Description: Predicted 3D model of RNase P RNA and transfer RNA as a complex of 429 nucleotides.
[in-house]
RNA sequence: UGAGUGGGCUGAACAGCUGCGUGAAGCUUUUCGACUUCAUGAGGAAAGUCCGAGCACCACAGGGCAGGAUAACGGCUAACGGCCGCCGGGGGCGACCCUAGGGAAAGUGCAACAGAAAUAUACCGCCGCAUUUUUGCGGUAAGGGUGGAAAGGUGAGGUAAGAGCUCACCGGCACAUAGGCGACUAUGUGGCCCUGUAAACCCUAUCCGGUGCAACGCCGACUGAAGCGAUACAUUGGCCCGAUGUGCUUCGACAGGCGGCUUGAGCUGCAUGGCAACAUGCAGCCUAGAUAGAUGGCUGUUCAUGACGGUUUGCCGUCAAGACAGAACUCGGCUUACAGGCCCUCUCAAAAG
RNA sequence: GCUGUUAUAGCUCAGUCGGCAGAGCACAUCCUUGGUAAGGAUGAGGUCGUGCGUUCGAAUCGCAUUAACAGCUCCA
Numbered sequence: 001u002g003a004g005u006g007g008g009c010u011g012a013a014c015a016g017c018u019g020c021g022u023g024a025a026g027c028u029u030u031u032c033g034a035c036u037u038c039a040u041g042a043g044g045a046a047a048g049u050c051c052g053a054g055c056a057c058c059a060c061a062g063g064g065c066a067g068g069a070u071a072a073c074g075g076c077u078a079a080c081g082g083c084c085g086c087c088g089g090g091g092g093c094g095a096c097c098c099u100a101g102g103g104a105a106a107g108u109g110c111a112a113c114a115g116a117a118a119u120a121u122a123c124c125g126c127c128g129c130a131u132u133u134u135u136g137c138g139g140u141a142a143g144g145g146u147g148g149a150a151a152g153g154u155g156a157g158g159u160a161a162g163a164g165c166u167c168a169c170c171g172g173c174a175c176a177u178a179g180g181c182g183a184c185u186a187u188g189u190g191g192c193c194c195u196g197u198a199a200a201c202c203c204u205a206u207c208c209g210g211u212g213c214a215a216c217g218c219c220g221a222c223u224g225a226a227g228c229g230a231u232a233c234a235u236u237g238g239c240c241c242g243a244u245g246u247g248c249u250u251c252g253a254c255a256g257g258c259g260g261c262u263u264g265a266g267c268u269g270c271a272u273g274g275c276a277a278c279a280u281g282c283a284g285c286c287u288a289g290a291u292a293g294a295u296g297g298c299u300g301u302u303c304a305u306g307a308c309g310g311u312u313u314g315c316c317g318u319c320a321a322g323a324c325a326g327a328a329c330u331c332g333g334c335u336u337a338c339a340g341g342c343c344c345u346c347u348c349a350a351a352a353g
Numbered sequence: 354g355c356u357g358u359u360a361u362a363g364c365u366c367a368g369u370c371g372g373c374a375g376a377g378c379a380c381a382u383c384c385u386u387g388g389u390a391a392g393g394a395u396g397a398g399g400u401c402g403u404g405c406g407u408u409c410g411a412a413u414c415g416c417a418u419u420a421a422c423a424g425c426u427c428c429a
Stems, first nucleotide, its partner, number of pairs: 001349004006344005012302007020041007028033001043324001047335002050333005055212004062241004067208005073085004087101001088099004102203002107201002109197003123144002125140006152170006171193002173190007216259004224251005232246004255426001266285008303322001305320006354425007363378004372409001380396005402418005
């Protein structure tokens, strides 16, 4: 210098004018409310609602069946299907990346077409015997052909021809020894050599009660009509049991207020422990709460981007458009969307010193 | 805000233990008729919403994503 790898930060800034929500104070008013001033007012994903929790109610969540989720090992965490580390497998020269990664030797199913044969086989070929030109019987998976997959692979010996039949190397499996907390790894021994599919049923291990702030509590208002029903119906989700309760459906009317609600597994900085996720201690800080849903709009200057024109290659002028997106009970994650800018780590190649 | 369902030809729908994607209506051409309708014959039309994966093989199984639709409030 070029090509990459992994990670972090940011997500236009300032000023003026004009609007909106919330809180406090002042002022006015019988009250509701109006006005003025001050303070404050979206995100890294607020999103999807895919996991895990808090919280609330149903029995302080009960029994059984069914159903669902997860899947190497060690740790972190309130918990998790998340995160960190590590092991195995795959890819890359490398930094590094990907991995739903238990069991197919418990059982069942499926493997279309092609092919002789799809888990059990002899079509062609090879070999032996018989025979009549041709065919029959037997042996054989080394060769041909089909297929995603054909009975461990390559080579040598061996044989009538062949075959782990025997041997060497490689792969798998089992056992032993050594190392490691462990998954596992290394070495040795044994011819032990087994199709694929579980994001098919299934088996093993672990876990899971349901409904979601439109939960739930209080105040106010309304408290009409028709139908069904105690061998019923509801809480209760798929079913049964158990427990508790008396309603359920349709139409019509009313559709308000307060709490829950934002101080929390909180944020920032430093120190210590740990490879890390994270934990502990100290100090400091308070940071939206709307309810048809506020957080906006316009102008100017600057900032960065693109196009065009000029150019002394420094830049200047004009125009355009400022990424994804919008809190709704609250957290921890994951996933998805994202214009552009900045910073750091490491790798490879070339050249020079 | 919460919960659930669906997406297959122009329209309405089948197709689910994975193995060549189908029906009815509509459309095109031909036959029939003096002509039209009806009827008959033939044919065209599909990235199975989109992407990634599992598998030899995906409309079908898994994950992500897009769009559409439905239900859920107060009341002794």

It holds a member of the Rfam family "Bacterial RNase P class A". Rfam classes the family as a ribozyme. Model confidence (mean pLDDT): 77 of 100.